[in-house]
A computed fold for a 105-nucleotide RNA from a Syntrophomonadaceae bacterium, annotated as Glycine riboswitch aptamer. Lineage of the source: Bacteria > Bacillati > Clostridia > Eubacteriales > Syntrophomonadaceae. The model forms 90% of the base pairs in the Rfam consensus. Model confidence (mean pLDDT): 81 of 100.
RNA sequence: AUGAUGGAUAUGGGAGAAUGGGCUUAAAGCCAUACCGAAGGAGCAAGUUAUUUACCUGCCCGGGUAAAUAAUGAAACUCUCAGGUUAUAGGACCAUAUCUGGACA
Repeated sequence: AUGAUGGAUAUGGGAGAAUGGGCUUAAAGCCAUACCGAAGGAGCAAGUUAUUUACCUGCCCGGGUAAAUAAUGAAACUCUCAGGUUAUAGGACCAUAUCUGGACA
């Protein structure tokens, strides 16, 4: 200042899956079973990096290829710990606005 990624707040939109059974009488609590994925959490593919071994480059240095090990490595994918399966609430994500912040010029 014509202000990035990120963070916070407000408003609007926002899916899925037993209104099932028992305790005791509930939309609260507990228990068992069956389900859901979009709070949160967890897992890894290609690739990249490092080390070792082998081969090639006439030798050294350097470089290249292959294999093994380790690290790093995304999600709306996967898991279902947590959470959820009538209403209310919550809800990834999207849009708008404000605040913060200060990449960058």